[in-house]
Molecule: transfer RNA
Organism: Candidatus Parcubacteria bacterium
RNA sequence: GGACUCGUAGCUCAGCGGUAGAGCGCUUCGUUCACAUCGAAGAAGUCGAAGGUUCGAAUCCUUUCGGGUCCA
Repeated sequence: GGACUCGUAGCUCAGCGGUAGAGCGCUUCGUUCACAUCGAAGAAGUCGAAGGUUCGAAUCCUUUCGGGUCCA
């Protein structure tokens, strides 16, 4: 220098054009003498960034940043 791949909640990941979700974790309440377990409720996201296409973009296109793999 070239090709491919990953980036979404605190962590691990799903979601492949039409309201952004799960598990774990966190907070509150119930249960208990208390803790754990269990049950109920809740908070937490400019979907790496910018631009474009579209009625509508996490999703498609372009550029770019960061991690990884391969080639030279």